[in-house]
RNA sequence: GCCGGUGUAGCUCAGCGGCAGAGCAGCUGUUUCGUAAACAGCAGGUCGUCGGUUCGAAUCCGACCACCGGCUCCA
Numbered sequence: 001g002c003c004g005g006u007g008u009a010g011c012u013c014a015g016c017g018g019c020a021g022a023g024c025a026g027c028u029g030u031u032u033c034g035u036a037a038a039c040a041g042c043a044g045g046u047c048g049u050c051g052g053u054u055c056g057a058a059u060c061c062g063a064c065c066a067c068c069g070g071c072u073c074c075a
Base pairs, nucleotide, nucleotide: 001071002070003069004068005067006066007065010024011023012022013021018055026042027041028040029039030038048064049063050062051061052060
C1' cells in the first nucleotide's frame, strides 16, 4: 500500500429502513439472624466521526478514524 471483518449502555452482545434492547455489572427497596443468594423496582446511549440518499437511517451509500485478520513489499 491492497482486501476483508468489527465499532450500539460500565462489560459481553442482539437489533440490518418505522418508539434503541437483552444478559451481567451498578443503585434503591423487600426478604433474612446475616449475606455475595432470592424477589421487586430504578438508572444508564452523540448507535466510531463527517457527509449523502430517504417522509423516515443504528440499519442503505461515500469518505475518514480506531482495533483485529490476511496479502504484498520488486529492482